[in-house]
Record summary
A computed fold for a 72-nucleotide RNA from a Pseudomonadota bacterium, annotated as transfer RNA. Lineage of the source: Bacteria > Pseudomonadati > Pseudomonadota. Model confidence (mean pLDDT): 81 of 100. The RNAcentral record of the sequence draws on ENA. Rfam family: tRNA. The family's RNA type in Rfam is transfer RNA. Gene Ontology term of the family: triplet codon-amino acid adaptor activity.
């Protein structure tokens, strides 16, 4: 320098172009318990950035950024 893949919550992962972007763990609140843990109920929390296509984009296209891998 070129090519491929990846980027969603604090972490690990989901999400055929269309439902309020969901789950587990973690956090917080409550119940339970003598206390803690466990268990049960609830709350908050995310789409890498900028454009484009579309009635509608986490998803498709372009460029960039970061990470991983390959070739030279």
């Nucleotide at each position: 320098g070129c090519c491929u893949c990846u980027a969603u919550a604090g972490c690990u992962c989901a999400a055929g172009g269309g439902a309020u972007a969901g789950a587990g763990c973690a956090a917080c609140c409550g119940c339970c318990u003598u206390c803690u843990a466990a268990g049960c109920g609830g709350u908050a929390g995310a789409u890498c950035a900028a454009g484009g296509u579309u009635c509608g984009a986490g998803u498709c296209c372009u460029u960039g950024u970061a990470g991983a891998g390959g070739c030279a």